The RNA shown here (transfer RNA) has 72 nucleotides and comes from Candidatus Vidania fulgoroideorum. The RNAcentral record of the sequence draws on ENA. Rfam family: tRNA. The family's RNA type in Rfam is transfer RNA. The source organism's lineage runs through Bacteria, Pseudomonadati, Pseudomonadota, Betaproteobacteria and Candidatus Vidania.

[in-house]
């Protein structure tokens, strides 16, 4: 160069047209003589960015950035 692919909450990942889930963390309380583990509850992401289809876009199409793989 070319051709696939991946970007979603501090971290790790699911969701691929009807408005975002889990674990983990943080933070409150339960429990412990006091931690730790365990249990309840809450907090946190407008989904790399820009535009377009659509009533309705993380979801489909575009181009841009960044990163991983093969291939010259």
């Nucleotide at each position: 160069c070319a051709a696939g692919g991946a970007a979603u909450a501090g971290c790790a990942u699911a969701g691929g047209g009807g408005u975002a889930a889990u674990g983990u963390u943080u933070c409150u309380g339960a429990a412990u003589u006091g931690g730790g583990a365990u249990c309840a509850g809450a907090a946190g992401a407008u989904c790399a960015u820009a535009g377009g289809u659509u009533c309705a876009a993380a979801u489909c199409c575009u181009a841009u950035u960044u990163c991983c793989u093969u291939g010259a």